[in-house]
This is a predicted structure of an 84-nucleotide RNA (c-di-GMP-I riboswitch aptamer) from a Clostridiales bacterium. The coordinates come from a structure-prediction model, not an experiment, and the mean pLDDT is 79.
RNA sequence: UUUUGAAAAAGGCAAACCUGUCGAAAGGCAGGGACGCAAAGCCACAGGGCCUUUCUCUAAAAGAAUGGCAGCCUGGCCGCCAGG
Numbered sequence: 001u002u003u004u005g006a007a008a009a010a011g012g013c014a015a016a017c018c019u020g021u022c023g024a025a026a027g028g029c030a031g032g033g034a035c036g037c038a039a040a041g042c043c044a045c046a047g048g049g050c051c052u053u054u055c056u057c058u059a060a061a062a063g064a065a066u067g068g069c070a071g072c073c074u075g076g077c078c079g080c081c082a083g084g
Base pairs, nucleotide, nucleotide: 002084003083004082005081012037013036017032018031019030020029021028022027035071041077042076043075046074047073048072049069050068051067053065056063
């Protein structure tokens, strides 16, 4: 430098759910809690996908915009341990 994650070790993250808080919502944050994760670290101003509906329109549906999901996929950046 590249590749791999079988075994081991130093460590890390934290789904559902509960409590508090912010938000119109989706959801975020903090604490508890662990289903899982080798990038479950970062990027939503890289592409696709999904969720939301304050607002517009409306009988309904649909559309647009806003906000969100990196633990949906691809991509970009960076990185721990160990093996080849």